[in-house]
RNA sequence: GAGGCGUUAGCUCAGUUGGUAGAGUAGCGGUCUCCAAAACCGUUGGUCGGGGGUUCGAUCCCCUCACGCCUCA
Numbered sequence: 001g002a003g004g005c006g007u008u009a010g011c012u013c014a015g016u017u018g019g020u021a022g023a024g025u026a027g028c029g030g031u032c033u034c035c036a037a038a039a040c041c042g043u044u045g046g047u048c049g050g051g052g053g054u055u056c057g058a059u060c061c062c063c064u065c066a067c068g069c070c071u072c073a
Stems, first nucleotide, its partner, number of pairs: 001072007010025004019056001027043005049065005
């Protein structure tokens, strides 16, 4: 320098023929227990990496930038 993949909740990750987002775990509260753990129930938490474009509408499509990983030179 060229190409590819990834970026979504504190963490690990789902989610697209475009219709305003979920799980596990962690946190908080409760049940249970002599107490704690485990288990079970409930609950909080996200400008979907930044900017721009297309669209009535974008996590999703297009452009660009940033960061990480891989391949080639």
Molecule: transfer RNA
Organism: Andalucia godoyi